[in-house]
């Protein structure tokens, strides 16, 4: 998708057709559904007519006389028609068949139809009961009942010549003669009615096929299965009974069990098939349950009847009465199904001669959108693209709803009202013609005219008129499947959800809203069924790794089978026949305006049954040898079974001989002075069988290994001869069947579960070692399983090739360790072809054929109950409830691997110095606190943001303050801006107060500012780095990371990039299905390291000359040394290694050699890595506050814990004098010399200096030399305690530095742990940045100046190729 007897939601105009308890075969109130005949009968309860009769004139009575009739007697029906699926797995039903059978009423036909008798209902009378209903007595009819005689063709029974038996009923119109008891007979016609025969229809009964699910249900069965004999029946027949036989049914599934009404059909599928039996129709059970028979043609009966149950009702307690699975209707159930309705007009059915009557059969008509099927719910026009609503926008404004609306113009289907108005009606009834009958012109009864008449439905269907857009749209859904997107809310919450999935602040997936989609009087949801599902696979799947080959044989049934000839017609083809009810489905005509629906005709039922044909192949009989197979000469062999022999291990006796031995990573347990272990020589006993040994070999498979012997099984192979299809497979059966395991006895050397003792280790029930028992060994029994694996069932056939090996057979020649052919076997590779891919590939997973086993999503689970087998252990056999959305295979890119292989890094080693102890700085954490802002948290946070918090800074806290605002644009008035002073105030601020009139200019005003005001708006160190930009760190200066084109592969990918070789490098060189290319790497830039040329103050000074001795001065332009510009170093030369390569070693020349040293540069990309507090920024929040300004604290606490650091612990050293040599920098709100004061910070006073010119500036370690003498010291400064300097409004909290005085810890630092490979570690000092003042910190800068690197086994990390992988949020064990 399709569908539905449907339910629920939400909605809801009309009509046509259809449908309407799927649950409780639960219980029913109350009506109704079955009667009907007076033309079978006796008779008159009640109605209504006639006649009589009283009389009180409108009443009672009497008369069955008339229509008709209540109860009754008889006759028909009542077995149909209406309901329901409860039971049935069955001759119940379904197609076909059969015969030993009945059949009311109907239709033909044949005969018939006489006469009599008795009892005996109801009314009627009389009694009892509460009722149902019962008694009692008389009288009386029939088509009621019974008897008799005659006939009986033909029926029925027999002993088959015969004989025997056995009937009936009347009733009703009519009438011309005749007769009459006046009733009638008679005659006619109708109806009945008796026998009996055929038909038509309806039942019965038999029977071969089909018809649901279980084997965890395998054996059932005694009237059971047959005979005879009888009985019964409509009828065969163990249906039943006696008597005899033992049968009979099952694996082609008997018996048990559960479920179910069957078929036509109906729903879905292309179809096979599935699934399903509502309304129609056939059939068939059943009727409160169960049983039973009666009547009758038909029942073992829905609205009979007996009985026994249950259950309701009545009752006077004695006793009665009922059956809705008939139509309505009621209760209960239940998601859930209707009116206590009209008519007998039609169609149909009962009885009746008819009229009539009865009929909850039908026919209608109520009520439901339950379904199908149609028709509306307006058409045309209309842009000011209206409001509105919804969006986006800094604004103006935009885009959609939208020709949609409103107007203008038209129409009137439905729905309302009014008025006409078919068809469904044929019959029946009168009355007339006319046919038959018939003696008739009577009657009847046909045909045919006429007349009044028969409609529930109905205000029918249908037509016409009126008025007016007027009376009528709603469901779902918009994340992918699948057609349809945005706002607002909402914040993993509330919800959605059919699968996948959405929701954790920017949700096309929740909720709302605008907007679009579908569909539409519906639409969505639920159940259900099929189908897409090739996902049980006939059509149409599979079984090496996905589920799935039994562990291997042997063999029963079954399946299946070679070559020839003939033969038959069961399969088997075709063809007539009948049969496949109608209905429905399919065409194709017709009827309802269409359409659903209805109707006529046909096809069609894919069958089954007969019958004719054909004869390939199955089958049947003969024959054949190619398949099997047996006879017979050989080979090879760990087949199988029985015997033995040696080497070594043990253990035990002897003998030499001395401390130890065993054993591990190491080492104990244990063995040994009571003589081990080591050796000698002996003896005992069990087990296995070393070399040869080998992808050799046997064997059906487990398995098989010394050497020898009888037995013994089976392959191969060569010649013949013989058998003649004897064959394959094989559900059940049967047999073997490792290991371990169990039972009886045996044996025990060596191993060795369990145990015990040492060790590891957190622990160690464990690997490791000392010992050690079942056990392994053998006999004899059981057990029946393994990854019993080639994870590949068995047999046969057919398909390219190379190369090995093992047993045979032919050939060839150069006779050989040799070649070439074919056979059985058993490996390698590889074509075709197959496979999801891997991989298979004449040993097929390839194309075939026949046979068996076995699969269906994972889990539960080979488990549970039950069987069956075992001595147990435990094996087969085998579910289900419930539960997940996956489980699983191949292969791919990666990531891990305490997985390999090859390489790099101060990564490890090898060294130097240090952290971790102490004091002290400083950062964090952590407590505190009113705040102790905030952020940075392995590595990659912690002397980091912060290149420097006393006020500011400042973002925190207290207080006390302003509200277009400290800042920015516009708009309005008003005023130049700006300044002095003074008072309160903590101060912001508030108030007075003095000065001051400005530029431009077209005179019209503009610019710029202050204050007010008015609002849009400013503001925010508020929140989100998990919304962002930009910037950063990081892995890592690691050497990758990618692309196009082409190829390979189903794909995801791969190749290239891999590989050989080389490097610091995917840097370079060979190769190569790949060939090229970018981003990186190297360079190209910047210092530094030679040398040259230029240039020569403020920097230099060889040579000269001067000099106050200081490059000071003249002078110089060589050096130095500034600062432009070149040269130079390329493996460029040689040698050698390498592959004639690329490069690599060493050499030489060279200031500098193999990127010379440093720097700046940092691929794709990883970590939602860091920053919203540098900036910018999308959303949210705040708006007399989270803005805004101030005063005063706070970021500076402090039981404690970490990092980073300084200063030290001393003698390579402190301290005192003396004395030497740098680089780089700063400098005017500066740095400061020189001189002076001061013990000193420091102060005065001041010259040069905008700087290669002066300043900042003594450089320190060093090196001379004196002194301490291993001490808590002359080490060490830390804390306190006084006294001061300087900056700066201001050092309380909270700065630096200086003296005086004090004199803590601390003697080298556990555990772990850092940094560095050379001008580097280590050490020494010196500058700058911030900065008012305030570095032990950061960023530079130069003095002195080392040790070591054998190496890549391990520790971290990293690149590259290969493995493995159940990992991909990618292993932290």
């Nucleotide at each position: 998708g399709a569908u539905u007897u449907a339910a629920c939601g939400c909605u809801g105009g009309c009509g046509g057709c259809a449908g309407g308890c799927c649950u409780a075969a639960c219980a029913c109130a109350u009506g109704c559904a079955a009667g009907u005949c007076g033309a079978a009968c006796g008779g008159u309860a009640a109605c209504a007519g006639c006649a009589g009769a009283g009389c009180u004139u409108g009443c009672u009575c009497u008369g069955g006389c008339u229509g008709a009739c209540g109860a009754g007697u008889g006759g028909c029906g009542g077995a149909c028609g209406g309901g329901u699926g409860a039971g049935u797995a069955a001759c119940g039903c379904g197609a076909g068949g059969g015969a030993a059978u009945c059949u009311a009423c109907c239709c033909a036909g044949u005969a018939g139809u006489g006469g009599g008798g008795g009892g005996g209902a109801a009314a009627c009378u009389c009694a009892a009961g509460c009722u149902a209903c019962u008694c009692a007595a008389g009288c009386c009819a029939a088509u009621a009942c019974c008897c008799c005689g005659c006939u009986a063709c033909g029926c029925c029974c027999u002993a088959c010549g015969g004989g025997g038996g056995g009937a009936a009923a009347g009733c009703g119109g009519g009438g011309g003669a005749c007769c009459u008891u006046c009733g009638g007979g008679c005659c006619u016609c109708g109806u009945g009615c008796u026998a009996u025969u055929g038909g038509a229809u309806g039942a019965g009964c038999c029977u071969g096929c089909g018809u649901u699910a279980g084997a965890u249900u395998a054996g059932c069965u005694a009237g059971u299965u047959g005979g005879u004999a009888g009985g019964g029946u409509a009828a065969a027949g163990g249906c039943c009974u006696a008597c005899c036989a033992a049968g009979g049914c099952u694996a082609c599934g008997a018996u048990c069990u559960a479920u179910a009404g069957c078929u036509g059909g109906u729903c879905u599928g292309a179809g096979a098939g599935g699934a399903u039996g509502a309304u129609c129709a056939g059939c068939c059970a059943c009727a409160c349950u169960g049983g039973a028979a009666c009547u009758g043609a038909g029942a073992c009966a829905c609205g009979g009847u007996c009985c026994a149950g249950a259950c309701u009702c009545c009752u006077a307690c004695g006793g009665g009465a009922g059956g809705c699975a008939g139509c309505a209707g009621u209760g209960g159930g239940g998601a859930a199904u209707a009116u206590u309705g009209c008519a007998c007009a039609a169609u149909g059915g009962g009885a009746g001669c008819a009229a009539g009557c009865c009929u909850g059969a039908u026919g209608c008509g109520g009520c439901c959108a339950u379904g199908c099927c149609g028709c509306g719910u307006g058409u045309g026009u209309g842009a000011a693209g209206a409001a509105g609503g919804c969006u986006c926008c800094a604004g103006g404004g935009u885009g959609u709803u939208g020709u949609a609306a409103a107007g203008c113009a038209c129409u009137u289907u439905u729905a309302g009202c009014a008025g006409g108005g078919a068809g469904g009606a044929a019959g029946g009834c009168c009355a007339g013609u006319u046919a038959g009958u018939u003696a008739a012109u009577a009657u009847c009864u046909g045909a045919c005219u006429g007349g009044a008449u028969u409609g529930a439905c109905g205000u029918u269907a249908c037509c016409u008129g009126c008025a007016g857009a007027a009376u009528a749209a709603g469901c779902a859904c918009c994340g992918g499947u699948a057609a349809a997107c945005u706002c607002c809310g909402u914040g993993c919450c509330a919800g959605c959800a059919g699968u996948c999935g959405c929701g954790g602040u920017a949700a096309u997936a929740c909720g709302g809203a605008g907007g679009g989609u579908g569909c539409g009087a519906g639409c969505g949801u639920u159940a259900a069924u099929c189908g897409g599902a090739a996902u049980u696979a006939c059509u149409g799947g599979g079984c090496g790794u996905a589920a799935a080959g039994c562990g291997c044989g042997c063999g029963u049934a079954g399946g299946c089978g070679g070559c020839c000839u003939g033969a038959u017609a069961a399969g088997u083809u075709g063809g007539a026949u009948g049969u496949g009810a109608a209905a429905g489905c399919c065409c194709u005509g017709g009827g309802u305006u269409u359409a659903a629906c209805c109707u006529a005709g046909g096809a069609a039922c894919u069958g089954c049954a007969u019958u004719c044909a054909g004869a390939a192949c199955u089958u049947c009989a003969g024959g054949c040898u190619a398949g099997a197979g047996u006879a017979u000469g050989g080979u090879a062999g760990a087949g199988g079974u029985g015997g033995u022999g040696g080497a070594a291990u043990u253990u035990c006796c002897a003998g030499u001989g001395u401390a130890g031995c065993g054993g591990u990573g190491a080492a104990a347990u244990g063995c040994g002075u009571a003589g081990a272990g080591a050796u000698u020589a002996g003896a005992a006993g069990g087990a296995a069988u070393a070399c040869c040994a080998g992808u050799g070999g046997c064997g059906a498979a487990g398995g098989c290994g010394g050497c020898c012997a009888c037995c013994u099984g089976g392959c191969c192979u060569g010649a013949u001869a013989c058998u003649g299809a004897c064959g394959c497979u094989g559900a059940g059966g049967u047999g073997c069947g490792a290991a371990a395991g169990c039972g009886u006895g045996g044996g025990g050397a060596g191993c060795a579960a369990a145990c015990a003792g040492g060790a590891u280790u957190a622990g160690a029930u464990a690997c490791c070692c000392u010992g050690g028992u079942a056990g392994u060994c053998c006999a004899c029994g059981c057990c029946g399983u393994a990854a019993a694996c080639g994870a590949u069932g068995u047999c046969a056939a057919c398909u390219a090739g190379c190369c090995g090996u093992u047993g045979g057979g032919g050939g060839a020649c150069u006779u050989g360790a040799u070649c070439c052919u074919u056979u059985a076997g058993u490996g390698g590779c590889g074509c075709a072809g197959c496979u999801a891919a891997c991989g298979c590939a004449c040993u097929a997973a390839g194309u075939u054929g026949a046979c068996c086993g076995c699969c269906u999503g994972g889990g539960g689970a080979g488990u549970a109950c039950g069987g069956c087998c075992g001595c147990a252990a435990g094996g087969u056999u085998a579910a289900a409830a419930c539960u997940c959305a996956a489980a699983u295979g191949a292969a791919u890119u990666g990531a891990c691997g305490g997985g390999g292989g090859c390489c790099c890094g101060c990564a490890c080693a090898a060294g130097c110095g240090g952290u971790g102890g102490a004091g002290c700085a400083u950062g964090u954490g952590g407590u505190u606190u009113a705040a102790u802002u905030c952020g940075a948290u392995g590595c990659a946070a912690c002397g980091c943001g912060a290149a420097g918090a006393a006020c500011c800074u400042u973002a925190c806290c207290u207080g006390g303050u302003c509200u277009u605002g400290a800042c920015a644009u516009c708009c309005u008035a008003c005023g130049a801006a700006c300044u002095u002073a003074c008072u309160a105030g903590a101060g912001a601020u508030a108030g007075u107060u003095u000065g001051g009139u400005g530029c431009c200019u077209u005179c019209g005003g503009g610019a710029a500012u202050u204050c007010a005001g008015u609002g849009a708006c400013a503001g925010g160190u508020g929140c989100u780095g998990c919304a962002u930009g930009g910037c950063u760190g990081u892995c890592g200066u690691c050497a990758g990371c990618u692309c196009g084109u082409g190829u390979c592969g189903u794909g995801a990918g791969a190749u290239g990039u891999u590989g050989g070789g080389u490097u610091a490098a995917g840097a370079c060189c060979c190769g190569c299905a790949a060939c090229g290319a970018g981003c990186g790497c190297a360079a190209c830039c910047c210092u530094u390291g030679u040398c040259c040329c230029u240039a020569g103050u403020u920097g230099c000074c060889a040579g000269c000359a001067c000099u106050u001795c200081g490059g000071g001065u003249g002078g110089g332009a060589a050096c130095u040394c500034u600062a432009g510009g070149g040269a130079g170093a390329c493996u460029g030369c040689c040698g050698g290694u390498g592959a004639c390569a690329a490069a690599c070693c060493g050499g030489a020349g060279g200031a500098a050699g193999g990127u010379g040293g440093g720097g700046a540069c940092g691929a794709c990309g990883u970590c939602a890595a860091g920053u919203c507090a540098u900036c910018a920024u999308g959303g949210c929040c705040c708006u007399u506050a989270u803005g805004g300004g101030c005063u005063g604290g706070g970021c500076u606490a402090c039981a404690c814990a970490c990092g980073u650091g300084c200063u030290a612990c001393a003698a390579u050293g402190g301290g005192g004098a003396g004395u030497a040599c740098a680089g780089a920098g700063g400098g005017c709100u500066g740095a400061c010399a020189a001189c002076c004061a001061g013990c000193a910070a420091u102060g005065g006073c001041g010259a040069g200096c905008c700087a290669a010119u002066c300043c900042c500036u003594u450089a320190a370690a060093g090196c001379u030399u004196c002194u301490c003498g291993u001490a808590g010291u002359c080490c060490g400064g830390a804390u306190c305690g006084g006294a001061g300097u300087c900056u700066g409004c201001a050092c309380c909290u909270c700065g630096c530095c200086u003296c005086c005085g004090u004199g803590a810890a601390g003697u080298c630092g556990g555990a772990a742990u850092c940094g560095c490979u050379a001008g580097u570690a280590a050490u020494c000092g010196c500058g700058a940045a911030u900065c008012a003042g305030a570095a032990c910190g950061u960023c530079g800068c130069g003095g002195u100046g080392a040790a070591u690197a054998c190496g890549u086994u391990c520790c971290c990390g990293g690149g590259u190729c290969u493995u493995g992988u159940a990992c991909a949020a990618c292993c932290u064990g």